Context: one part of a larger RNA
């Protein structure tokens, strides 16, 4: 040295496990914030480095109500307490404190500091100290320098406007695509937005919006290439209508050529089989969302049914043998595998204050008929050029929509629209608002599920992780679970280079479970023993 058996180190892979994870239902909240937020600094304990907790009243104070024997967080130790049948500890609601910085807001600053004045007090004064107050904008009053209101920051996604690429695709590439997407900007809201026809549709008709399915990858559209792509109708969720502006009327003010104008409030009005003022005629019933009253609902928490034996074993829930219980055989602990050990589960009962609902009350608000054509019915508006844009539609035969720019009507015998335009026809009534439901998402909260993961997986983070560490920074970013049923965590002697490590002895079911702890595989390292050279 090199095979083979044996037995060890090392490693730490595989089973097996789950405290975390992932991905959905169903509810619930959809916000906190000048009454100082979200994130923080720094204190805070008997001994106190982290962490959780709370703030100089500091692992806590006070009140309501629940609980019932043990408590002083994580956390296993000493010390000092606290309570034990009801003011403990705890759990729920409510309430007080709540340092400093942070929108940070008297005034600065290199966040967690520095310091001005004004006021009241502690003094009589200085000076110190304690409390309060002094930022900007915006509206409102009114005594015009003052008060009283409000905004600001933050927060995951969905929503709504304003901006708005490029990589790519077209097998280059310039129209085209990606895409009105990524990005960035405003801003609302539990949703948002949209929304009650100047609407579709065709010769029949529907009848506000919005989301699904269908139509339909059609009809279109395109360097007619890449490729983009409707809508009627049909079927379903869901269902809701309404208010000004005008004309007219009174009122107060102002100016006035003296009968008129202009502001303001009030009353009247709101539509297409046209409606309305104006002038005649009527005056009952009837529909809803304030207010408030009643009842339900909603915390912590409470009752809750039934099994022993015997065998194997270290331990029975396993194994035989006789039972029970079920509105409860969901699920988890317990020394293996439990309906009848424990927690519980089914079902019942509790439940303050707000919160949602239901019913009832009904402040208010709404709602009529007829004659007539006098007057009213959204203007720098609707068309129109000229340039962009949106629409399925890339200027085309392009209607329809919006609008820089420039022009610029009508008035109900008006006037849009029915994809150029034109007649007839039909269907509407622009240029002024409001509006729930059905749609969309989940940072969080409660419940509960997976032919999802099982510690190189699963979140980056089952462990004190956005931690250690890198980086001037923006930023980037780990590794790292498992003794045992119970610490019973090996008293006590030895060896020893003496807090190491080891042999005994001891605990245990086991110690080749000994805090480097479940199994413990492979490289990779050794010892004995055989053979071989």
């Nucleotide at each position: 040295g090199g095979u083979g058996u044996a037995u060890g180190g090392u490693g730490g892979a595989u089973g097996c496990c789950u405290u975390g994870g992932a991905u959905c239902u169903g509810a619930u909240a959809g916000g906190c914030g000048a009454u100082g937020a979200a994130g923080g600094a720094c204190g805070u304990g008997g001994u106190a480095a982290g962490c959780u907790g709370c703030g100089a009243u500091a692992a806590g104070c006070c009140g309501a109500g629940g609980g019932g024997a043990g408590c002083u967080g994580c956390a296993u130790a000493c010390g000092a307490g606290c309570a034990u049948u009801a003011u403990a500890u705890c759990c729920u609601c409510g309430g007080a404190u709540u340092u400093c910085c942070g929108a940070a807001u008297a005034g600065g600053a290199c966040a967690a500091c520095c310091c001005u004045c004004c006021g009241u007090g502690u003094u009589g004064a200085a000076g110190a100290c304690a409390c309060g107050g002094a930022a900007u904008c915006c509206c409102a009053a009114u005594u015009u320098a003052u008060u009283g209101g409000g905004a600001a920051g933050c927060c995951a996604a969905c929503c709504u406007c304003c901006u708005g690429a490029a990589c790519u695709g077209a097998a280059a590439c310039a129209u085209c695509u990606a895409a009105g997407u990524a990005g960035g900007g405003a801003g609302u809201g539990g949703a948002a937005a949209a929304g009650a026809a100047a609407a579709c549709a065709a010769a029949c008709g529907u009848g506000a919006u919005u989301c699904c399915c269908c139509c339909a990858g059609u009809a279109g559209u395109g360097g007619c290439g890449a490729g983009c792509g409707a809508a009627a109708a049909g079927g379903g969720a869901g269902a809701a209508g309404c208010c000004c502006a005008a004309a007219c009327c009174u009122a107060a003010g102002c100016a006035u050529u003296u009968u008129u104008g202009c502001u303001u409030a009030g009353g009247g009005g709101u539509u297409g089989u046209a409606g309305g003022a104006c002038c005649a005629c009527a005056u009952a019933c009837g529909a809803c969302a304030a207010u408030c009253a009643a009842c339900a609902u909603c915390a912590a928490g409470u009752a809750g049914a039934a099994u022993c034996a015997u065998c194997u074993g270290g331990a029975a829930a396993g194994u035989u043998g006789a039972g029970c219980c079920a509105u409860a055989g969901c699920g988890g602990g317990u020394g293996a595998u439990a309906g009848c050990c424990c927690c519980g589960u089914a079902u019942g009962c509790g439940u303050u204050a707000a919160u949602u609902g239901u019913u009832g009350u009904g402040c208010g608000u709404c709602a009529g008929u007829g004659a007539g054509u006098u007057c009213c019915u959204g203007a720098g508006u609707a068309g129109c050029g000229c340039g962009g844009g949106a629409c399925c539609a890339g200027a085309g035969a392009a209607a329809u929509c919006c609008u820089g720019u420039g022009u610029g009507a009508a008035u109900u015998u008006g006037c849009c629209g029915g994809u150029a335009c034109c007649a007839u026809c039909c269907g509407g009534u622009a240029a002024g608002g409001c509006u729930a439901a059905a749609u969309a998402c989940u940072c969080a909260u409660c419940a509960g599920a997976u032919a999802c993961c099982g510690a190189u997986a699963g979140u980056g983070a089952a462990c004190c992780a956005g931690u250690a560490c890198c980086g001037u920074a923006a930023g980037g970013g780990a590794a790292a679970g498992g003794u045992g049923a119970a610490a019973a965590g090996u008293a006590c002697c030895c060896u020893a280079a003496a807090u190491a490590a080891g042999g005994g002895a001891g605990u245990g079911a086991a110690a080749u479970a000994g805090u480097a702890c479940c199994u413990g595989a492979a490289a990779c390292c050794g010892u004995a023993c055989a053979c071989c050279u």
Molecule: large-subunit ribosomal RNA, domain I
Organism: Chitinophagaceae bacterium